[in-house]
Context: one part of a larger RNA
RNA sequence: GCCGGCGAGUAUUCGGUAACUGCAAGGCUAAGGGAUUUUCAUCCCGGAGUCGCAGUGAAAGCGAGUUCUCUGUUUCGACAGAGACGUGCCUGAACAGGGCGCUAGUAGUUACUGAAUGACCCGAAACCAGGUGAGCUAUCCAUGGCCAGGAUGAACUCUGCAGAAAUGCAGGGGGAGGUCCGUACCAGUGCUUGCUGCAAGAAGCUUGGAUGAGCUGUGGAUAGAGGUAAUAUGCCAAUCGGACCUGGAGAUAGCUGGCUCUCCCCGAAAUAUAUGUAGGUAUAGGGUUAUGUUUUAAGGUAGAUGGGGGUAGAGCACUGAUCGGGUUUCAAGGAGGAAACUCCUGGAAUCUAGUCAAACUCCGAAUACCAUCUACUUCUGCAUAGCACUCAGCACCCGGAAGUGAAGUUCCGGAAGCUAAUGGGAAAACAAUCCAGACCCACAGCUAAGGUCUCUAAUAGAUAUUUAGUGGAAAAGGAAGUUCGAAUCCUUAGACAACUAGGAGGUCGGCUUAGAAGCAGCCAUCCUUUAAAGAAAGCGUAACAGCUCACUAGCCACAGGAUUCGUGCGCCGAAAAUUAAUCGAGGCUCAAAUAUCUAACCGAAGCUCGGGGCUUGUCUGCAUUAUUGCAGGCAAGCGGUAGGGGAGCGUUCUGUGUGCAUUGAAGGUAUCCCGUGAGGAGAUACUGGAGCGAUCAGAAGCGAGAAUGCCGGC
Numbered sequence: 001g002c003c004g005g006c007g008a009g010u011a012u013u014c015g016g017u018a019a020c021u022g023c024a025a026g027g028c029u030a031a032g033g034g035a036u037u038u039u040c041a042u043c044c045c046g047g048a049g050u051c052g053c054a055g056u057g058a059a060a061g062c063g064a065g066u067u068c069u070c071u072g073u074u075u076c077g078a079c080a081g082a083g084a085c086g087u088g089c090c091u092g093a094a095c096a097g098g099g100c101g102c103u104a105g106u107a108g109u110u111a112c113u114g115a116a117u118g119a120c121c122c123g124a125a126a127c128c129a130g131g132u133g134a135g136c137u138a139u140c141c142a143u144g145g146c147c148a149g150g151a152u153g154a155a156c157u158c159u160g161c162a163g164a165a166a167u168g169c170a171g172g173g174g175g176a177g178g179u180c181c182g183u184a185c186c187a188g189u190g191c192u193u194g195c196u197g198c199a200a201g202a203a204g205c206u207u208g209g210a211u212g213a214g215c216u217g218u219g220g221a222u223a224g225a226g227g228u229a230a231u232a233u234g235c236c237a238a239u240c241g242g243a244c245c246u247g248g249a250g251a252u253a254g255c256u257g258g259c260u261c262u263c264c265c266c267g268a269a270a271u272a273u274a275u276g277u278a279g280g281u282a283u284a285g286g287g288u289u290a291u292g293u294u295u296u297a298a299g300g301u302a303g304a305u306g307g308g309g310g311u312a313g314a315g316c317a318c319u320g321a322u323c324g325g326g327u328u329u330c331a332a333g334g335a336g337g338a339a340a341c342u343c344c345u346g347g348a349a350u351c352u353a354g355u356c357a358a359a360c361u362c363c364g365a366a367u368a369c370c371a372u373c374u375a376c377u378u379c380u381g382c383a384u385a386g387c388a389c390u391c392a393g394c395a396c397c398c399g400g401a402a403g404u405g406a407a408g409u410u411c412c413g414g415a416a417g418c419u420a421a422u423g424g425g426a427a428a429a430c431a432a433u434c435c436a437g438a439c440c441c442a443c444a445g446c447u448a449a450g451g452u453c454u455c456u457a458a459u460a461g462a463u464a465u466u467u468a469g470u471g472g473a474a475a476a477g478g479a480a481g482u483u484c485g486a487a488u489c490c491u492u493a494g495a496c497a498a499c500u501a502g503g504a505g506g507u508c509g510g511c512u513u514a515g516a517a518g519c520a521g522c523c524a525u526c527c528u529u530u531a532a533a534g535a536a537a538g539c540g541u542a543a544c545a546g547c548u549c550a551c552u553a554g555c556c557a558c559a560g561g562a563u564u565c566g567u568g569c570g571c572c573g574a575a576a577a578u579u580a581a582u583c584g585a586g587g588c589u590c591a592a593a594u595a596u597c598u599a600a601c602c603g604a605a606g607c608u609c610g611g612g613g614c615u616u617g618u619c620u621g622c623a624u625u626a627u628u629g630c631a632g633g634c635a636a637g638c639g640g641u642a643g644g645g646g647a648g649c650g651u652u653c654u655g656u657g658u659g660c661a662u663u664g665a666a667g668g669u670a671u672c673c674c675g676u677g678a679g680g681a682g683a684u685a686c687u688g689g690a691g692c693g694a695u696c697a698g699a700a701g702c703g704a705g706a707a708u709g710c711c712g713g714c
Base pairs, nucleotide, nucleotide: 001714002713003712004711005710006709011117012116013115014114015113016112017111018110019109020108021107022106023105026051027050028049032045033044034043035042055062056061065085067084068083069082070081071080072079073078086102087101088100089099090098091097120258121257123255127248128247129246130245131244132243138222139221140220141219142218143217144216145215146214147212149181150180151179152177156173157172158171159170160169161168162167185209186208187207190205191204192203193202224240226236227235228234261648262647263646264645265644266643271284272283273282274281275280285390286389287387288386289385290384291383292382293381298380299377300376301375302374303373304372305371306370307369313363314361315360319357320356321355324352325351326350327349328348329347330346332345333344334343335342336341393418394417397414398413399412400411401410402409424435425434426433439612440611441610444608445607446606450602451601452600453586454585455584459599460598461597462596463595464594465593471588477572478571481569482568484566485565486564487563488562489561490560499554500553501552502551504528505527506526509523510522511521534549537548538547539546613638614637615636616635617634618633619632620631621630622629623628649703651700652699653698654697655696659692660691667687668686669685670684671683672682673680674679
């Protein structure tokens, strides 16, 4: 890992609600007792007690409708529901107002559910109690054992020499030491191997101590709220920030994981408030089921009418902000001037032209909201009760806040989606985008979005545009790309461009300057000759010179040209990390691109045709235990997570009791058949070899694919 088996809402007690059953103004017995019985069990007593029949008030206490209206049913007696009034008690001065009341229960069974218990199952780390451990290891006690060899050579002492002596020197003896080198022994420094090992800590080489605070045998001591510790939180039997075993114990787990058959109907939430609360919970909101309300629908949709508003927009009338210009004024500031006065700057007010505002408004929508009326509406709303789930939401579009007018960002509001529609078609692939809401079957048809050259179902045409593979990513900005349109001007009295010629004189204008001659700079910028020619637009020189330009004429006949604005489609701007990699691909240029138009077609689980099923409502008929069942018609519906509701299948056992079985039970293998399904009577063939089991009921150790599930096999 696979296969097989086992594996999770159960039991008791006390409540709530619903259905059913018995009795009913009453209901029920408990402990216990008796009878019967082989057993299981059954029947009869037992009223102790308990719930109900009256409430209200803290209490003393006081103490309630055969009333009326409407509706429905009707066996015509009455009953039921709602409302009004009345009424009991309390409060109170109150005949006010307010609060609680003015009769159907009770016992049992079943279902769902709450509480207490292990309470759906598995899962801690921990806490406590009583014991077991020092054969490992820590320290200590008692008693034993062990340490090759070599080196060094302390005290002390002897002899000699020196010395008055103390003492010194030399030599010999001596043999000290947590001394040195190094075996055994103890340790474990560095590296390598080993890493399902030789080994749950080893092996090899290397290394430290090796007469000492040394190593070691045996026996003994210290015990977990503890011991021991040359303290490392180390060690106390491969376990140590508190050992191990058993018990409390199924500790607790707002946490993670898991939770087993089928079909049918409905179908959420991810919000508010509170929380030692934020991944939990409570109440509300949203779901479901039952009952009631209702037929003048209280709900929804559409239309009409009537409302309030201060948003979007707009505006400047207020509050503020703001740009240009004018005027007035200010013992304001500055400059010039002898002064008069002039100029510049600034503040305020005012006029004028133009603007801005979430916390401005002279104005002011659309929507939304409220109410009334009308129409439609099998859907809806409301009330009470049972049962929940939900409190992590998410991308797109719209109105806003924060942020960078960033984010697949965060936070509000609105709408529609996903979640729960990871079902269908389109977007190559793609929860949310576009189309469209899947009951089942079919080798039928029509469409939606989107498409129609091939992959790939389906196409043709018209008129234009684009040459960039633009289409098939991007900005500011740039450009005689090109389409269409508009305006102004020049033009056979010759335009525009090109070519030829001229482009002069006063004069080197004045100043400045070493120089300043059109062309460093300052000032001025005239006149003349002319067809025309600037006291010069550019290059140039040290300064001149020189070359062009403006301007003019000629020449040519190639006749349209110049400038500006708008517009469609293109161009540049355009650099990234594994070949192409920004059409899905091939490939596409009078298109297979773009714009406009025409006519076809394809295309989905949408719609329709054909067949079938289920649910709900309604009608008809039949039956019926009297509120259900069956059959038929019509109408609507049948996506679904959490979750609510309904109906069923199967397993084991018990009762009932018809049956089957060696002429072959259960079980097993294979095929067929029936049922919407869980499943199932039967048929056929084989196996097996002794029990099985319909109906109707009852009771559960009742259904597995997941829990790093448990056990076994392979």